[in-house]
Context: one part of a larger RNA
RNA sequence: GACGAACGCUGGCGGCGUGCCUAACACAUGCAAGUCGAGCGGAGGAAAGAUAUAGCUUGCUAUAUCUUGACUUAGCGGCGGACGGGUGAUUAACACGUGGGCAACCUGCCUUUAUCAGGGGAAUAACACAGAGAAAUCUGUGCUAAUACCGCAUAACACAGUCAAAUGGCAUCAUAGGACUGUCAAAGGAGCAAUCCGGAUAAAGAUGGGCCCGCGUCCGAUUAGUUAGUUGGUGAGGUAAAGGCUCACCAAGACCGCGAUCGGUAGCCGAACUGAGAGGUUGAACGGCCACAUUGGGACUGAGACACGGCCCAGACUCCUACGGGAGGCAGCAGUGGGGAAUAUUGCACAAUGGGGGAAACCCUGAUGCAGCAACGCCGCGUGAAGGAAGAAGGCCUUCGGGUUGUAAACUUCUUUGAUCAGGGAAGAAAGAAAUGACGGUACCUGAGGAACAAGCCACGGCUAACUACGUGCCAGCAGCCGCGGUAAUACGUAGGUGGCAAGCGUUGUCC
Numbered sequence: 001g002a003c004g005a006a007c008g009c010u011g012g013c014g015g016c017g018u019g020c021c022u023a024a025c026a027c028a029u030g031c032a033a034g035u036c037g038a039g040c041g042g043a044g045g046a047a048a049g050a051u052a053u054a055g056c057u058u059g060c061u062a063u064a065u066c067u068u069g070a071c072u073u074a075g076c077g078g079c080g081g082a083c084g085g086g087u088g089a090u091u092a093a094c095a096c097g098u099g100g101g102c103a104a105c106c107u108g109c110c111u112u113u114a115u116c117a118g119g120g121g122a123a124u125a126a127c128a129c130a131g132a133g134a135a136a137u138c139u140g141u142g143c144u145a146a147u148a149c150c151g152c153a154u155a156a157c158a159c160a161g162u163c164a165a166a167u168g169g170c171a172u173c174a175u176a177g178g179a180c181u182g183u184c185a186a187a188g189g190a191g192c193a194a195u196c197c198g199g200a201u202a203a204a205g206a207u208g209g210g211c212c213c214g215c216g217u218c219c220g221a222u223u224a225g226u227u228a229g230u231u232g233g234u235g236a237g238g239u240a241a242a243g244g245c246u247c248a249c250c251a252a253g254a255c256c257g258c259g260a261u262c263g264g265u266a267g268c269c270g271a272a273c274u275g276a277g278a279g280g281u282u283g284a285a286c287g288g289c290c291a292c293a294u295u296g297g298g299a300c301u302g303a304g305a306c307a308c309g310g311c312c313c314a315g316a317c318u319c320c321u322a323c324g325g326g327a328g329g330c331a332g333c334a335g336u337g338g339g340g341a342a343u344a345u346u347g348c349a350c351a352a353u354g355g356g357g358g359a360a361a362c363c364c365u366g367a368u369g370c371a372g373c374a375a376c377g378c379c380g381c382g383u384g385a386a387g388g389a390a391g392a393a394g395g396c397c398u399u400c401g402g403g404u405u406g407u408a409a410a411c412u413u414c415u416u417u418g419a420u421c422a423g424g425g426a427a428g429a430a431a432g433a434a435a436u437g438a439c440g441g442u443a444c445c446u447g448a449g450g451a452a453c454a455a456g457c458c459a460c461g462g463c464u465a466a467c468u469a470c471g472u473g474c475c476a477g478c479a480g481c482c483g484c485g486g487u488a489a490u491a492c493g494u495a496g497g498u499g500g501c502a503a504g505c506g507u508u509g510u511c512c
Stems, first nucleotide, its partner, number of pairs: 001511003005508005012381006018374002020339001025337003029334003034079003039076002042073003047068010086292003096216007105209002110205007118152001120150002127142006158183006166175003188197003218264003225255003230252008267289004271282004294315005317328004345371001347370003353367001354365004384414004394405004418453001420448005428439001456501005461482003467496005477484002
């Protein structure tokens, strides 16, 4: 000098930040991922119209049937739940950083270009009925729809195979190259319509990812040898893709004193702190990457996961139970217990920015924007200003003369920041107009009143700026080091005075 700090004493305001560093301990409760009825069949249904019947007040009411139908949505279906948010347990590793490579790869939504959308089929949830169960939930039978599912047709610049040659390269190879054969597609919806939103195939782009390599990346040799899918080859499987990634066979290799292996510790970086620099230390907040989601394992779906608020299995734990069986996962936001020296509200709003869905209206969004708490940090402001005595009183000291507190106060003249009250009152809001603000009646402006409501903490032997008195008497105590205290202690305690910093001041811890 610095801090995500804590502790002691003290504490006026504002702005901007920051706030479980410990138990990746356990979690009550609420919320944190939905949306689309313009994909689909149902169900409910305000209202309107028509017909029939009844009552009569003869144009109204009620009932029944039919039609239209705003609106709502359990289910099927689509897109999104792989983003956003959290944590740092693991990890010494191509995890990260940096520079390259992929002639070894994928990429939903978006953009561009080209072409196409013909004709069929079988189911199933919802629903109904029956049944099982305490529940969670499940079973059987029957019915039905689709942008759900499945054949057929059409099709190449796609994919697979065969043939022949050319050019190029980096070995495998590459080329919108040529010929032939084979394989594979689709879906509709809204609207009177125009049209719009969608669908399929292919090529390209953009974006996002996957894999490989060079170099760099802590401590220990009181860890010296390690390794059998181990190292390489052939073939096969697998993957989007190269590869012992996996498998069969063959060979016996591979790493290591330039530190293998083992043990310990640790997420990495941009950066941050310090320092003249070199360097040292750290990795909170913000940004990038990685890993994880009660512990361990596994796959499914999907463009993308081996998936925090999805599924299955096993373990531990908690809860419900009719004892047969079930339910759960805050390292999301709040909040609780616990641990700890220690770390906040079970707040408001989607107004803005951004994200998901939707044609849109809009819905969802504890992302985010704000507010609350905390001197935790940085910065700014105030607690008054000017005048005022050879100098009140009081305190303290005294050689008793006086000195000091001290222009300090009183007193006079002013000012009104903050706090208080009153009036006005935003920007942030962008889209043709209108409408739309959580913050917030906030910031800010104007006025009113009155010095009025707002100063402490530490030190004073030397280092180190600041000295006397009394008390105590190696006691009580102080102390960072040297050291003070045993009867005149500037070093202990108190008082006066003084010095330093100031809404803080000291102490402790850690780094330079």